This is a predicted structure of a 377-nucleotide RNA (Bacterial RNase P class A) from a Paracoccaceae bacterium.
The source organism's lineage runs through Bacteria, Pseudomonadati, Pseudomonadota, Rhodobacterales and Paracoccaceae.
Model confidence (mean pLDDT): 75 of 100.
A source record names the gene rnpB.
């Protein structure tokens, strides 16, 4: 220098006027300050937070998870590995627990698709009109298929077969290595056990439901109002009281799948119908599993320590326009080239309770490893 892989940050710059939304200050004129992403998207996962009348064990169904450590508030995330597929490498990619508990299921093609099978073939008897026919034995050879009931090589045989032997494979598996998944592996089995578990199914873990339009407060009010219906505000005792009721105990109901047990729990709760009203503040809101340097610990993902930061908050919603200067891509012109002149005028988007992933869209520059290959020294 080419070509390749990874993994990262940036993503129009600067300033002047006009102007828009939060806050604060104001002498009410206006001044100070802060105001979009990395994805704010999709709403797919995971959680905070709120309510749902309560909390715990048990039980079944539902549903997601799915190699093996680790990390983290948790997770289908990520960080390390393993094992299996690609690629010459860097490196990518995998829905990856069990098919030896049981059930199904394996198109099309084929003789045969799972207690296997004989379509050409191949060996031996017999016959024969010499074309073949009958019986029988083979499964090595072809031939179909995603897959045909171990694979090459000797041996051996009428042919041929793990029949028999070696290596390979597969099952077992002493012992050895690792925290494991795993991985080596003396020896033993002559082979017995196809393949889906993105079919039902088993195992092992994990899960209640709806959501900030959640919910709480101020207030005449975020609603109320009327109707029919079921179902309940209890029921026995005991003590106390003159009585209204008060204490206890039991039993029954209700309590977000069931059922069980505790409870200082709970007085209204369900349907379906009628007519009808508002779109008032305020909390919640944004200071957080918060960012940014440093140090330590650890391959890493992450963690702990110190110093330093405050960064939109809101409610159908504010973040914009214009003018100068610069300006990347891209166009056209000259030039052999380096460049030069001149036009052009920035990807994907765009908060709504907030995080932590994931996925998905992005012109365009830019940095950092790594991997091949050629040249120079």
């Nucleotide at each position: 220098g080419c070509g390749g892989a990874u993994g990262g940050c940036c993503g129009g710059a600067u300033g002047g006027c006009c102007g828009c939304g939060g806050c604060c200050c104001u002498u009410c004129g206006g001044g100070g300050u802060c105001g979009a992403g990395g994805a704010a998207a999709g709403u797919c996962c995971g959680g905070a937070c709120u309510c749902c009348a309560g909390g715990a064990a048990g039980c079944g169904g539902c549903g997601g998870u799915g190699c093996c450590g680790g990390g983290u508030a948790a997770c289908g995330c990520c960080c390390g590995g393993c094992c299996g597929g690609g690629g010459a490498a860097a490196c990518c990619c995998g829905a990856g627990g069990g098919a030896a508990a049981g059930c199904g299921c394996c198109a099309c093609a084929g003789a045969g698709a799972a207690c296997a099978g004989a379509c050409c073939g191949c060996c031996c008897c017999g016959g024969u009109c010499c074309g073949c026919c009958g019986g029988g034995g083979c499964a090595a050879g072809g031939g179909u298929g995603a897959a045909a009931c171990g694979g090459u090589g000797g041996g051996g045989u009428a042919a041929g077969a793990g029949c028999c032997c070696a290596c390979c494979g597969c099952g077992g598996g002493a012992c050895g290595g690792g925290u494991a998944a795993c991985c080596g592996g003396a020896c033993c089995g002559g082979c017995a056990c196809g393949g889906c578990a993105a079919g039902c199914c088993c195992c092992a873990c994990c899960g209640g439901g709806a959501g900030c339009a959640a919910u709480g407060c101020c207030g005449a009010a975020u609603a109320g109002g009327g109707g029919u219906c079921u179902c309940g505000c209890g029921u026995u005792c005991c003590g106390g009281g003159c009585a209204a009721c008060c204490g206890g105990a039991a039993c029954a109901g209700g309590c977000a799948g069931c059922u069980u047990c505790c409870g200082c729990c709970c007085a209204g709760a369900g349907a379906c119908c009628c007519g009808g009203g508002u779109u008032g503040g305020c909390a919640g809101c944004u200071c957080g599993a918060g960012c940014g340097c440093g140090u330590c610990g650890g391959c890493a993902a992450c963690g702990g320590c110190g110093c330093g930061c405050c960064c939109a908050g809101a409610g159908g919603a504010a973040u914009g326009g214009u003018c100068a200067u610069c300006g990347a891509a891209c166009c056209g012109g000259c030039g052999c080239g380096a460049g030069u002149c001149g036009g052009g005028g920035a990807a994907c988007a765009g908060a709504a309770u907030c995080c932590g992933g994931c996925u998905u869209a992005c012109a365009g520059g830019u940095c950092a490893u790594c991997c091949g290959c050629g040249c120079a020294a």